[in-house]
Context: one part of a larger RNA
RNA sequence: UGUUGGGUGCUCAAGGGAAAGGCGUCCUCAGUACGAGAGGAACAGGAUGCCGGUGCCUCUAGUUAACCGGUUGUCCGACAGGGCAGGCCGGGUAGCCACGCGCCAGUCGAUAAGGCCUGAAAGCAUCUAAGGCCGAAGCGACUCCUAAAAAUAAGCACCCUUUCUUAGAUCUCCGAAAGGGGACUCUGAGGAGAAGAGCUGGGGCUAGAAGACCCCGUUGAUAGGCUGGGGGUGUACGUGCGGAGCUUCGGCGACGCAUUUAGCCCACCAGUACUAACAGCUCAAA
Numbered sequence: 001u002g003u004u005g006g007g008u009g010c011u012c013a014a015g016g017g018a019a020a021g022g023c024g025u026c027c028u029c030a031g032u033a034c035g036a037g038a039g040g041a042a043c044a045g046g047a048u049g050c051c052g053g054u055g056c057c058u059c060u061a062g063u064u065a066a067c068c069g070g071u072u073g074u075c076c077g078a079c080a081g082g083g084c085a086g087g088c089c090g091g092g093u094a095g096c097c098a099c100g101c102g103c104c105a106g107u108c109g110a111u112a113a114g115g116c117c118u119g120a121a122a123g124c125a126u127c128u129a130a131g132g133c134c135g136a137a138g139c140g141a142c143u144c145c146u147a148a149a150a151a152u153a154a155g156c157a158c159c160c161u162u163u164c165u166u167a168g169a170u171c172u173c174c175g176a177a178a179g180g181g182g183a184c185u186c187u188g189a190g191g192a193g194a195a196g197a198g199c200u201g202g203g204g205c206u207a208g209a210a211g212a213c214c215c216c217g218u219u220g221a222u223a224g225g226c227u228g229g230g231g232g233u234g235u236a237c238g239u240g241c242g243g244a245g246c247u248u249c250g251g252c253g254a255c256g257c258a259u260u261u262a263g264c265c266c267a268c269c270a271g272u273a274c275u276a277a278c279a280g281c282u283c284a285a286a
Base pairs, nucleotide, nucleotide: 005160006159007158008157009156010155011154015146016145017144021051022050023049024048025047026046027045028044034039052104053103054102055101056100060098062096063095067091068090069089070088071087072085073084074083075082076081106142107141108140109139114134115133116132117131163191164190165189166188167187168186169185170183171182172181173180174179196283197282198281199280201216202215203214204213222276223275224274225272226271227270228269229268230266231265232264233263238259239258240257241256242255245252246251
């Protein structure tokens, strides 16, 4: 661009793709069939494992320049609180992940080699010539993914229009003519403009290099804030008491205990319009 007005949402699937599966062990069948014995199956059913594929993060583990704590050096005069060296160290939620946890049957159809039935040519025989029945991890279908640009260009539901002006043609009515009127006919030009869409705006832990994609935009929980829950760290500052010792006898003092399941913090889950999604622009129809 087209799909013959425009739009929103959904569905089916002609077609396309695929390796999503592959391989063991054990139990039962069964010490059975078979076999003189020695030995010794299968069909079917069940359990379990390895490789591969795919998804997930409850558990376990890793990471965690979010965060919390301890501590070294130095700087901000000291305290407190911090900066820098990701300083070093101990933990560590979310997210991402494997070493962790799920799932990955089979059935049907047509066949190959092959095995057969019936059966002539050729009174017999013969699986084949006519005809018919079976038969594979292979082929096709169901299953999985994708797919309306499948040109016979699909279908369903809903939403919005199908108006105004003007030019021409055609038809028609009135008229003697000039001319005038009408059309729910056709062709062209222009205006207004709906549903809706886009941009701008707020976001994404369904997406992501940029575009794109998804969600939200006050009829709102989209992000931030606040509150609550949950979680991380591990008991803050200040004060009181104790305190090895030191002392110029005035005090100083690492550290410990209490206040304190504290303090600080969060990417999680809710609630709450307090802040910001305002105000607008563009496109868009017989």